The RNA shown here (Glycine riboswitch aptamer) has 115 nucleotides and comes from Aromatoleum sp.
The source organism's lineage runs through Bacteria, Pseudomonadota, Betaproteobacteria, Rhodocyclaceae and Aromatoleum.
The coordinates come from a structure-prediction model, not an experiment, and the mean pLDDT is 78.

[in-house]
RNA sequence: CAAGUCGCAUCUGGAGAGCGGCCGCGCAACCGGUGUUGCGGCGGCCCACCGAAGGGGCACUGGCGCAGCGUCACCGGCGCCGUAAUCUCUCAGGUAAAAGGACAGACGGGGUUCC
Numbered sequence: 001c002a003a004g005u006c007g008c009a010u011c012u013g014g015a016g017a018g019c020g021g022c023c024g025c026g027c028a029a030c031c032g033g034u035g036u037u038g039c040g041g042c043g044g045c046c047c048a049c050c051g052a053a054g055g056g057g058c059a060c061u062g063g064c065g066c067a068g069c070g071u072c073a074c075c076g077g078c079g080c081c082g083u084a085a086u087c088u089c090u091c092a093g094g095u096a097a098a099a100g101g102a103c104a105g106a107c108g109g110g111g112u113u114c115c
Base pairs, nucleotide, nucleotide: 004112005111006110008108010106011105012104013103018047020046021045022044023043024042025041026039027038028037029036048095049094050093054091055089056088057087062081063080064079065078066077
């Protein structure tokens, strides 16, 4: 220096699940009032559901210890530490479109020197 690896910017692709119910407010429907209707306009409450922003949980390998064994070693047992995900939980978030979106590809630049 490069491969590798870890972020960042831009572009592209990107799933799942109710266009749920009730109430109040607002707006519109020739002037005023009332009523009715409509509105993904705002707020509150409730039920059902999704998992791919984020977040929580954990296995083996591994490490340490305890008991047992005449001693040592090995194997096994028990306990603790530690430990991953597209697994799991559903806190958060989401359930028309838009937005978001793990992850992947392209591209540019940056960090690092093993991963």